[in-house]
RNA sequence: GCUGGCGUGGCACAGAUGGUAGCGCACCUCAUUGGUAGUGAGGAGGUCACGAGUUCGAUUCUCGUCGCUAGCU
Numbered sequence: 001g002c003u004g005g006c007g008u009g010g011c012a013c014a015g016a017u018g019g020u021a022g023c024g025c026a027c028c029u030c031a032u033u034g035g036u037a038g039u040g041a042g043g044a045g046g047u048c049a050c051g052a053g054u055u056c057g058a059u060u061c062u063c064g065u066c067g068c069u070a071g072c073u
Base pairs, nucleotide, nucleotide: 001072002071003070004069005068006067007066010025011024013022019056027043028042029041030040031039032038049065050064051063052062053061
């Protein structure tokens, strides 16, 4: 330099034919306990890497940029 994959709450990951995002762990509150742990109930937390395009509507499609990663030279 070229090609592919990936980028989504604090962490590990899902996500549909395009119709406004979810599980687990962690965190907060309450209940249970003499107290912890565990368990149960409830809750908060996301500009879906960034920019542009298409569209009534983009996390999803297209293009570019950045980062990580694998391969080729």
Predicted 3D model of a 73-nucleotide RNA (transfer RNA) from Shuttleworthella satelles DSM 14600. NCBI's taxonomy places the organism under Bacteria, Bacillati, Bacillota, Shuttleworthella, Shuttleworthella satelles. The prediction has a mean pLDDT of 82. The same sequence occurs in records of 3 taxa. Its Rfam family is "tRNA". Rfam describes the family as follows. Transfer RNA (tRNA) molecules are approximately 80 nucleotides in length. By type it is a transfer RNA.